[in-house]
Predicted 3D model of an 82-nucleotide RNA (transfer RNA) from a Candidatus Yanofskybacteria bacterium. It was read from a public genome assembly. Its Rfam family is "tRNA". Its family is annotated with triplet codon-amino acid adaptor activity in the Gene Ontology. Rfam classes the family as a transfer RNA. The organism belongs to Candidatus Yanofskyibacteriota, within Bacteria.
């Protein structure tokens, strides 16, 4: 300065145009004499008592009725070639 390639929840992962998917962790609860192990519910971020509504895939924009996905730019990080 050149090519590629990764970026999803606190971690780690799935979805390659059509409801963001599962695990681990962790909170609560059931169980037990107590505890593991199991089971069960919750587990992104806001707004509201509440139902429930908005937003969210690094970040920013574009195409499409609809984007994690397709372009376009930027950021970090990894190979590689000079």
């Nucleotide at each position: 300065g050149g090519a590629g390639g990764a970026u999803u929840c606190g971690c780690c992962u799935a979805a390659u145009g059509g409801u963001a998917u599962g695990g681990c962790a962790c909170a609560c609860g059931c169980u037990u004499g107590g505890a593991a192990a199991g089971c069960g519910u919750g587990c992104g971020g806001g707004a509201g008592c509440a139902a429930u509504c908005c937003c969210u895939u690094a970040c920013a924009g574009g195409u499409u009725c609809g984007a994690c996905u397709c372009c376009u730019g930027u950021a970090u990080c990894c190979u590689c070639c000079g």